[in-house]
RNA sequence: CUCUUAUCAAGAGAGGUGGAGGGACUGGCCCGAUGAAGCCCGGCAACCGACCGUUAUAUUGUAACGGUAAAGGUGCCAAUUCCUACAGAACAAAAAUGUUCUGGGAGAUGAGGG
Repeated sequence: CUCUUAUCAAGAGAGGUGGAGGGACUGGCCCGAUGAAGCCCGGCAACCGACCGUUAUAUUGUAACGGUAAAGGUGCCAAUUCCUACAGAACAAAAAUGUUCUGGGAGAUGAGGG
């Protein structure tokens, strides 16, 4: 970098440092000197791993489901992934267009593969 797969409406500081930016990208709309990013501390959370149980398979195992645990490996901590971008449907409008819903795309994170 790419492929597969699961999840994405919950949750998380009135701390320190730092100094102007940040929310992936488009268009919006927001956050920010009442202090952005980054770093430290703190916190949230069971994706992998660990442990326990149940069931199945038929057995030192494997799978599914449920649970414990954050001193293992990640991840995350404004706004639904902040909304949106493509397609379709319904409704409103003379139209431009708007609203809602569905699907898709893009993206993020985990796990596995190339």